[in-house]
RNA sequence: UUCUCAUCGAGACCGGCUGAGGGAUAGGCCCUUGGAAGCCGGGGCAACCUUCGGGACUAACCCUCCUGAAAAGGUGCCAAGUCCUACGGAUUCCAGAUCAGAUUGGGAUCCGGAAGAUGAGAC
Numbered sequence: 001u002u003c004u005c006a007u008c009g010a011g012a013c014c015g016g017c018u019g020a021g022g023g024a025u026a027g028g029c030c031c032u033u034g035g036a037a038g039c040c041g042g043g044g045c046a047a048c049c050u051u052c053g054g055g056a057c058u059a060a061c062c063c064u065c066c067u068g069a070a071a072a073g074g075u076g077c078c079a080a081g082u083c084c085u086a087c088g089g090a091u092u093c094c095a096g097a098u099c100a101g102a103u104u105g106g107g108a109u110c111c112g113g114a115a116g117a118u119g120a121g122a123c
Base pairs, nucleotide, nucleotide: 002122003121004120005119006118007117008116013042014041015040016039017038021031022030023029025086026085027084028083043078044077045076048074049073050070051069052068053067054066055065056064082115087112088111089110090109091108092107093106094105095104
C1' cells in the first nucleotide's frame, strides 16, 4: 500500500516552545493573534486489543452470541453528529409549469450506499 471484519448522535484540556493557519476532498458553515497547525511535558476520556464474572448454546468443554466489571500495558481520542451536504430510494412541503398531471428547481425527515477515521486481523 491492498483486502476482510467491527465501530463512528456518548465521553474527555492544561502548561511550555513557536507564530498563521485549521476543520481529509469540494461547496457550505465554523474555529483561530483573547494564539491555528506542529513539537514537548503533564492530565483526562474511552474500552478496540487484554483480564475476570453472569447468562444463552452444549451430555460436557471449547468456539460463538448477549451482558456486567476492571484499566497495568499496545493503540486511539480530548470544538461543533464523521461539523453539515455530496450518490440512490421512500414520504412530504414550497416554487415554477399545466385544463389537470408527469417532467423541472429547492427544502425537510427516514433508509441504504460511497468516501473517510479508528481498531483487530490477513497478504